Molecule: Fluoride riboswitch aptamer (crcB RNA motif)
Organism: Spirochaetales bacterium
RNA sequence: GAGCCCGACGGCGAUGGAGCUCGCCGAAACCGCCUGAUGGGCGACGCCCGACGGCUGAUGGCUCCUGCGAACUU
Numbered sequence: 001g002a003g004c005c006c007g008a009c010g011g012c013g014a015u016g017g018a019g020c021u022c023g024c025c026g027a028a029a030c031c032g033c034c035u036g037a038u039g040g041g042c043g044a045c046g047c048c049c050g051a052c053g054g055c056u057g058a059u060g061g062c063u064c065c066u067g068c069g070a071a072c073u074u
Stems, first nucleotide, its partner, number of pairs: 009026005016065006032055003039049004
């Protein structure tokens, strides 16, 4: 000096906030799904990437608040 492990701290887990908890990351973790071209790629008629288009959800999970949507009642 590098790598590994443990602890602390911080960050992240497709739309906001808080509590608890789980996982992940240390410049990474993270950045949803469907169809799929008149586009592109390959070891090629199949596969991959993926534009246009379409869809679900405020949670990683649980609870609460806020916002949105649906139904019913007053």